[in-house]
RNA sequence: GGAGCGGCCCGGGUAGUCGCGGGCAGCGUGUCAACGCUGUUCGAGGAAAGUCCGGACUGCACAGGGUAAGGUGCCGGAUAACAUCCGGCGGGGGCGACUCCGGGAAAGUGCCACAGAAAGCAAACCGCCCGCGUUUCGUGGGUAAGGGUGAAAGGGUGCGGUAAGAGCGCACCGCCCCGCACGGCAACGGUCGGGGGCAUGGUAAACCCCACCUGCAGCAAGGCCAAAUAGGAAAGCAUUGGCGCGGCCCGCGCUGUUUUCGGGUAGGCUGCUUGAACCGGCGGGCAAUCGCCGGUCCAGAUGAAUGACUAUCGCUCCGGUUCUCCGGGGGACAGAAUCCGGCUUACAGGGCCGCUCCACAA
RNA sequence: CGGGAUGUGGCGCAGCCUGGUAGCGCGUACCGUUCGGGACGGUAAGGUCGGAGGUUCGAACCCUCUCAUCCCGACCA
Numbered sequence: 001g002g003a004g005c006g007g008c009c010c011g012g013g014u015a016g017u018c019g020c021g022g023g024c025a026g027c028g029u030g031u032c033a034a035c036g037c038u039g040u041u042c043g044a045g046g047a048a049a050g051u052c053c054g055g056a057c058u059g060c061a062c063a064g065g066g067u068a069a070g071g072u073g074c075c076g077g078a079u080a081a082c083a084u085c086c087g088g089c090g091g092g093g094g095c096g097a098c099u100c101c102g103g104g105a106a107a108g109u110g111c112c113a114c115a116g117a118a119a120g121c122a123a124a125c126c127g128c129c130c131g132c133g134u135u136u137c138g139u140g141g142g143u144a145a146g147g148g149u150g151a152a153a154g155g156g157u158g159c160g161g162u163a164a165g166a167g168c169g170c171a172c173c174g175c176c177c178c179g180c181a182c183g184g185c186a187a188c189g190g191u192c193g194g195g196g197g198c199a200u201g202g203u204a205a206a207c208c209c210c211a212c213c214u215g216c217a218g219c220a221a222g223g224c225c226a227a228a229u230a231g232g233a234a235a236g237c238a239u240u241g242g243c244g245c246g247g248c249c250c251g252c253g254c255u256g257u258u259u260u261c262g263g264g265u266a267g268g269c270u271g272c273u274u275g276a277a278c279c280g281g282c283g284g285g286c287a288a289u290c291g292c293c294g295g296u297c298c299a300g301a302u303g304a305a306u307g308a309c310u311a312u313c314g315c316u317c318c319g320g321u322u323c324u325c326c327g328g329g330g331g332a333c334a335g336a337a338u339c340c341g342g343c344u345u346a347c348a349g350g351g352c353c354g355c356u357c358c359a360c361a362a
Numbered sequence: 363c364g365g366g367a368u369g370u371g372g373c374g375c376a377g378c379c380u381g382g383u384a385g386c387g388c389g390u391a392c393c394g395u396u397c398g399g400g401a402c403g404g405u406a407a408g409g410u411c412g413g414a415g416g417u418u419c420g421a422a423c424c425c426u427c428u429c430a431u432c433c434c435g436a437c438c439a
Base pairs, nucleotide, nucleotide: 001358002357003356004355005354006353007352008351009350010349012313013312014311015310016309017308018307020043021042022041023040024039025038026037027036028035029034045333049344050343052342053341054340055339056338057218058217059216060215064250065249066248067247069214070213071212072211073210074088075087076086077085078084089102090101091100092099093098103209104208108207109206110203111202112201125147126146127143128142129141130140131139132138133137155173156172157171158170159169160168174198175196176195177194178193179192182189183188222270223269224268225267232261233260234259235258236257237256241255242254243253244252263438264437265436277296278295279294280293281292282291283290284289315330316329317328318327319326320325363435364434365433366432367431368430369429372388373387374386375385382419390406391405392404393403394402412428413427414426415425416424
């Protein structure tokens, strides 16, 4: 210098004018609920998004058992919890930094179209070998080494062996099983010993098996106050019923209950923002993260505020100029709605850190 | 704000659960029939399943992400 890998951060700044929402203070009005003015202070995001997971919170009157249904899936750890994160293990990819995937297919069932002889207790189409016959062919048998089909055809190389062949036998390599002697908390590893000629194709984002987890609903949850109306009509069910309990059954509790139509009000308060919070320092840990100390308060709207304009600086593009100025343009994705932890997706442009490979120079 | 469903020729739908050939009706084009039109009869064209990725030998179908459209949900008695 070139190519690349991983991670983190920012995502306009300053000043002025006008405007909007919340809190606090003062003043004024007041029908005592509130309203107006002035001052001061705070006022969107890294994703506020998708709503894909996990929790907090709240209600379903309470406890329990069984069975479905759904989810997760190597091992260990982190955490309030998770499908998240961290560190390992195994397998695939890459020269490498690094990255992707992850229970069980020798418990059982199903499926593997087309092609192909044969697709799952394997199998003989061509070929090869042997026998017989009516001998350029037919037929019976042997053979999975060769050809062909397919996504997939049941270890590899060599020697022996054979009619031809074949783990049929042997050597080496590979694979599987057992023991756990060895290392590791474990997944697992392979130094070790023994056994097996190899039986055991793929698919579980098919049913299923094993282990673990899960009750359902959601702030329009829920609580309080106020206002108004016809506590009206129809249909279903009928105590072996219906409802609570929103998968079902048992059990427990209640005794009319559910749905639809019709009627009324469409107002206020609360939940509501101090929290697994943020910033800084120290310490433990490889890390995720945890502990201690100090500091900070950082939106709470509800037809829904968080904006607009001007000047200037900074970034970038175009044109002129000719060496530093002038003129014009651009600036993304997107916007809180109970709150947190993640994941995923969208994003103009810019910055920082660590690492790898190649080339060159010293 | 919360919950749910759908997307397949021009239009309305089936197929998806149980993966292997995308089909039905209307419409369109041409031919026949008719004096002409309609109806009827025949023939044909037209989609790769909203988009992307994954699982599988193979995806409209199974899984994940994403886009678009539609529906439901206030309280009182």